[in-house]
This is a predicted structure of an 88-nucleotide RNA (c-di-GMP-I riboswitch aptamer) from Thalassotalea profundi.
Model confidence (mean pLDDT): 82 of 100.
Of the family's consensus pairs, 95% are formed in the model.
Lineage of the source: Bacteria > Pseudomonadati > Gammaproteobacteria > Colwelliaceae > Thalassotalea.
It was read from a public genome assembly, where an Rfam model found it.
RNA sequence: ACAAAGAAAAGGCAAGACACGCGAAAACGUGUUACGCAAAACCACCGGUCUAAGGAUUUUAAUAAUCUAUGACAGCGGAGUUACCGAG
Numbered sequence: 001a002c003a004a005a006g007a008a009a010a011g012g013c014a015a016g017a018c019a020c021g022c023g024a025a026a027a028c029g030u031g032u033u034a035c036g037c038a039a040a041a042c043c044a045c046c047g048g049u050c051u052a053a054g055g056a057u058u059u060u061a062a063u064a065a066u067c068u069a070u071g072a073c074a075g076c077g078g079a080g081u082u083a084c085c086g087a088g
Base pairs, nucleotide, nucleotide: 002088006085012037013036016033017032018031019030020029021028035075041081042080045078046077047076048073049072050071054068055067056066057065058064
């Protein structure tokens, strides 16, 4: 320097639950814990998924139903960008 694979060691991340905060909701943040992760690092470009405040349509006595992302998910898959250790 290269680098399959995740063997060893070190270090890292953190689903769910609980508490608090935040948000219309989905979700998100912090703390404790630990299901898992070799990109479970970054990025909504493509597909997908969640929510529906506002808006639209229909409807009612009140209201309710359906559609819609400008809100989210990178721990659903793909594209793109970057990266720790190091048997050999």